[in-house]
Fluoride riboswitch aptamer (crcB RNA motif) from an uncultured Acidobacteriia bacterium, 75 nucleotides, folded computationally. Its mean pLDDT, the model's own confidence on a scale to 100, is 75.
RNA sequence: GAAAACAGAGGCGAUGGGGUUCGCCUGAAACGCCUGCCGGGCUUCCUUCCAGCGGCUGAUGACUCCUGAUCCAGU
Numbered sequence: 001g002a003a004a005a006c007a008g009a010g011g012c013g014a015u016g017g018g019g020u021u022c023g024c025c026u027g028a029a030a031c032g033c034c035u036g037c038c039g040g041g042c043u044u045c046c047u048u049c050c051a052g053c054g055g056c057u058g059a060u061g062a063c064u065c066c067u068g069a070u071c072c073a074g075u
Stems, first nucleotide, its partner, number of pairs: 010025004016066006032056003036053002039050003
């Protein structure tokens, strides 16, 4: 110096925070959808992969509360 193990502490689950709970991760877990359009790679072609453009759903992994956004009704 590197690796492994142990201990401690933590982190993540497509848009914020708290509580409960489930799962996952130890430098990982995580990073939604569309045969929509277009360019490139593989390919006989399609599919598929990558990038760009366009469109769609949801503040939850699940439950709940708060906050933000949207719609309707009442005062």